[in-house]
RNA sequence: UUAAUAUAAAGGCAAAGCCAUCGGAAGAUGGUGACGCAAAGCUAAAGGGUCUUAAGCACUUAUUUGAGUGCCAGAUAGCCAGUUGCUGGU
Numbered sequence: 001u002u003a004a005u006a007u008a009a010a011g012g013c014a015a016a017g018c019c020a021u022c023g024g025a026a027g028a029u030g031g032u033g034a035c036g037c038a039a040a041g042c043u044a045a046a047g048g049g050u051c052u053u054a055a056g057c058a059c060u061u062a063u064u065u066g067a068g069u070g071c072c073a074g075a076u077a078g079c080c081a082g083u084u085g086c087u088g089g090u
Stems, first nucleotide, its partner, number of pairs: 004090002012037002017032006035078001041083003047080002049076004056071006
């Protein structure tokens, strides 16, 4: 100096629940609260998965109202992934 790594140090983030707001919904934001996290930092058509379906389009079905699938659109990074970073005992 580099790499891996911790019963280290200094710290960081913040699940579920609850309250308020936004949304059609998934969910998001703020407060509270800590389940956990070495990236629980960032990135949503760069890749995959999962979730939502109010409106629009296409198809199918029931033979009304409706229901389903796909597209579009939206969400999820604390699902995988890509990418950047702190410390320096051994």